[in-house]
């Protein structure tokens, strides 16, 4: 110096998983038919719509309704997809050193 080989440091690429953030969808919404209460109340069920979309479509609080038929507003996610960033693991490449 070269070849093979052991341990193994650093770097790098891709895959997988997890967490966080952002974006899109959807407005945790609308419609219809029933059902059930009444200011200590405002429920329950079914179907449909809504999404290049699977699933979900509720909870709490506040108002409002002067006893009647109807609820309004606020706050809170989940799920699907994409992107960014971080971590872990596996595989590959390369590499300081190291064993034979």
């Nucleotide at each position: 110096a070269u070849u093979u080989u052991u341990c193994g440091u650093g770097a790098u690429a891709a895959g997988a998983u997890c967490a966080c953030u952002c974006a899109u969808a959807u407005a945790u919404u609308u419609u219809u038919g029933a059902u059930g209460a009444u200011a200590u109340g405002g429920u329950u069920c079914a179907a449909a719509a809504g999404u290049u979309u699977c699933u979900a479509c509720c909870a709490g609080a506040u108002g409002c309704c002067g006893u009647a038929a109807a609820u309004a507003u606020c706050u809170g996610a989940c799920u699907a997809u994409g992107a960014g960033c971080g971590a872990u693991u596996c595989u590959g490449u390369u590499u300081a050193g190291u064993u034979a």
Description:
A computed fold for a 100-nucleotide RNA from Clostridium polyendosporum, annotated as Purine riboswitch aptamer. RNAcentral holds the sequence, with entries from Rfam. Its Rfam family is "Purine riboswitch aptamer". Gene Ontology term of the family: purine nucleobase biosynthetic process. Lineage of the source: Bacteria > Bacillati > Clostridia > Eubacteriales > Clostridium.